[in-house]
RNA sequence: GGACGAGUAGCUCAGUGGUAGAGCGGGUAUCUUAUAAAUACCAGGUCCCAGGUUCGAUCCCUGGCUCGUCCA
Numbered sequence: 001g002g003a004c005g006a007g008u009a010g011c012u013c014a015g016u017g018g019u020a021g022a023g024c025g026g027g028u029a030u031c032u033u034a035u036a037a038a039u040a041c042c043a044g045g046u047c048c049c050a051g052g053u054u055c056g057a058u059c060c061c062u063g064g065c066u067c068g069u070c071c072a
Base pairs, nucleotide, nucleotide: 001071002070003069004068005067006066007065010024011023012022013021018055026042027041028040029039030038048064049063050062051061052060
C1' cells in the first nucleotide's frame, strides 16, 4: 500500500428500510433470622464519525476513524 471482516446498553451479542432488543451484570420489592437462589418490576443507548439516497436509515451508498485476519 491492497483485500476482507467487525464497531449497537457496563460485558457478550441479536436486530437485512417503519418509534432499538435478549442474556449476564446493576437497582428496587417479595421471600428469608440474614445471605444466596427464585419471582416480579425498574434504570441504562446521539446504534464509531461525516455526508448521500429515501416520506422514513442501526440497516442501502460514499468518505473517514479504530480493531482483527490475510496479501505485498
A computed fold for a 72-nucleotide RNA from a Candidatus Microgenomates bacterium, annotated as transfer RNA. Its Rfam family is "tRNA". The family's RNA type in Rfam is transfer RNA. NCBI's taxonomy places the organism under Bacteria, Bacteria candidate phyla, Candidatus Microgenomatota. The sequence is in RNAcentral, with records from ENA.